Background: Small-subunit ribosomal RNA, central domain from Alkalithermobacter thermoalcaliphilus, 347 nucleotides, folded computationally. Its Rfam family is "Bacterial small subunit ribosomal RNA". Taxonomically the source falls in Alkalithermobacter (Bacteria, Bacillota, Clostridia, Peptostreptococcales).
Context: one part of a larger RNA
RNA sequence: CUGGGCGUAAAGGGUGCGUAGGCGGCCCUUCAAGUCAGAGGUGAAAGGCUACGGCUCAACCGUAGUAAGCCUUUGAAACUGUUGGGCUUGAGUGCAGGAGAGGAGAGUGGAAUUCCCAGUGUAGCGGUGAAAUGCGUAGAUAUUGGGAGGAACACCAGUUGCGAAGGCGGCUCUCUGGACUGCAACUGACGCUGAGGCACGAAAGCGUGGGGAGCAAACAGGAUUAGAUACCCUGGUAGUCCACGCUGUAAACGAUGAGUGCUAGGUGUCGGGAGUUACCCCUCUCGGUGCCGUAGUUAACGCAUUAAGCACUCCGCCUGGGGAGUACGCUCGCAAGAGUGAAACUC
Numbered sequence: 001c002u003g004g005g006c007g008u009a010a011a012g013g014g015u016g017c018g019u020a021g022g023c024g025g026c027c028c029u030u031c032a033a034g035u036c037a038g039a040g041g042u043g044a045a046a047g048g049c050u051a052c053g054g055c056u057c058a059a060c061c062g063u064a065g066u067a068a069g070c071c072u073u074u075g076a077a078a079c080u081g082u083u084g085g086g087c088u089u090g091a092g093u094g095c096a097g098g099a100g101a102g103g104a105g106a107g108u109g110g111a112a113u114u115c116c117c118a119g120u121g122u123a124g125c126g127g128u129g130a131a132a133u134g135c136g137u138a139g140a141u142a143u144u145g146g147g148a149g150g151a152a153c154a155c156c157a158g159u160u161g162c163g164a165a166g167g168c169g170g171c172u173c174u175c176u177g178g179a180c181u182g183c184a185a186c187u188g189a190c191g192c193u194g195a196g197g198c199a200c201g202a203a204a205g206c207g208u209g210g211g212g213a214g215c216a217a218a219c220a221g222g223a224u225u226a227g228a229u230a231c232c233c234u235g236g237u238a239g240u241c242c243a244c245g246c247u248g249u250a251a252a253c254g255a256u257g258a259g260u261g262c263u264a265g266g267u268g269u270c271g272g273g274a275g276u277u278a279c280c281c282c283u284c285u286c287g288g289u290g291c292c293g294u295a296g297u298u299a300a301c302g303c304a305u306u307a308a309g310c311a312c313u314c315c316g317c318c319u320g321g322g323g324a325g326u327a328c329g330c331u332c333g334c335a336a337g338a339g340u341g342a343a344a345c346u347c
Stems, first nucleotide, its partner, number of pairs: 003319004007301002012315001014200004021193003025087004031081001033080002035076008048066007090190001091187003094183004102176007109153001114148007124135002161168002205246006214240002219235004257314006265292011296303002320347003329340004
């Protein structure tokens, strides 16, 4: 390389958009590049393969035949491709609807914690397995009233919903993306995938400037312990929050790439539609989200119309463990580091 694979054994890119490329619906038509058939040329000899033969066999040798490929030429036209024309089921548009924590900005609400001021009030509070550090007669804890500030939004809340993924949850307004259902008016294959590329991308971290209630790496103290650089307790700074700019990684998980078609059912639930009824129900249907399960599949576990079943198209990736996601080089980054990514050696 071929092959075989990628839920858990090695292996699906974190996610999307999209360039090249690969692949691509139905009918008629053109050409003949691919394809197929015939003929011719070339394919040196030796060697290879097949058959037969010669040395007693074999090695060795001889004779005959023979490959794909390439070129020329004549034809075929189903399939792929090409030309022209048409179609509507794929895809998209339009119209009419309802659903949603989808995104961005602005405003706003209540509960709670903390702090400040004032009142009442007095000796404790706090914390733990038990304590102590800590706070408190300079009046704490508790309780009442007033104020400040930051962050997060109880109940609703649901294997509910939305989003490509990361993710999204008080309320209102403005701007805005997508999906779904129904109709079948319009376009007429406009599609799928996607190496590079571009964009998005939790938390932590970085830069500049704000902000800082609670929580809390580091740090300090108190305990525990043989020790305790921990677990527990009292404090506490970065950070957590906002704006702008970087970083680009995660068990970024469904550990399951995207698309299309096909293949028993049953039962919940969310958003639509149709029928029958109108009191709900019931039946059918489209799209999502769960559970159970047949065939099938799987090493087993399990999966099972949301496939890990049966097929096709395109991309990514794997090829024994360690060394190692390391070294070196290169690219990116302010840095931290990220991406790409070996070998010796060893079992």